[in-house]
RNA sequence: CCCUCCUUAGCUUAGUAGUUAUAGCGCUCGGCUGUAGACCGAGAGGUCCCCGGUGCAAAUCCGGGAGGAGGGA
Numbered sequence: 001c002c003c004u005c006c007u008u009a010g011c012u013u014a015g016u017a018g019u020u021a022u023a024g025c026g027c028u029c030g031g032c033u034g035u036a037g038a039c040c041g042a043g044a045g046g047u048c049c050c051c052g053g054u055g056c057a058a059a060u061c062c063g064g065g066a067g068g069a070g071g072g073a
Stems, first nucleotide, its partner, number of pairs: 001072007010025003018056001027043005049065005
């Protein structure tokens, strides 16, 4: 320098155009318990890496950039 893939909640992730973005773990509160754990219920937590474009509508498609992984020269 060139090619491919990845980036979504604190962590691991689903969602590959259709309006309100998922789940598990973790966290908070409540129930249960002598207490805690386990179990049950509820809740909080997201500018979907950044900028621009297409479109009625973008996490999703297109262009540029950033970070990471792999391959090639």
Transfer RNA from Candidatus Iainarchaeum sp., 73 nucleotides, folded computationally.
The prediction has a mean pLDDT of 82.
It matches the Rfam family "tRNA". The family's RNA type in Rfam is transfer RNA.